[in-house]
This record gives sequence, structure tokens and C1' cells, in this order.
RNA sequence: GGGCCUAUAGUUUAGUGGUAGAACAACGGCCUCCAAAUCCGUUGGUCGAGGUUCGAUUCCUCGUGGGCCCG
Repeated sequence: GGGCCUAUAGUUUAGUGGUAGAACAACGGCCUCCAAAUCCGUUGGUCGAGGUUCGAUUCCUCGUGGGCCCG
């Protein structure tokens, strides 16, 4: 220098163009003499900028970070 893959919640991740889900964590409640565990509930997210579209996490372009391969 070239090619490919990848980026979603604090963490691990699902999501084939139509209201963004789960688990763990955190917080609140229940229970307990107290605490933990269990159970119930709550908060919190689409890497950035453009484009296509009635509508984009999803498709396209450029960029940024990470990984792999070639030279």
C1' cells in the first nucleotide's frame, strides 16, 4: 500500500427495511433478626457524517476504532 470481516445497554450478545429484545450487572421492592440467594419491578443502547427510501440498527458511500490475510 491492497483485500476481507466487524462496531447495538456498564459487560456478553439477538435483531433479512416497519414500536430495539435477552442474560448478567446496577437500582427499587418482597423475604430475613441482619445479609446473601430466590421472586417481582425499574433505568439504560444502534461508532461518526452523508445518501437511497413514505420509513434505515438493517441497503449504499466516506471516515474512525478493532481483528484477519496478502505484499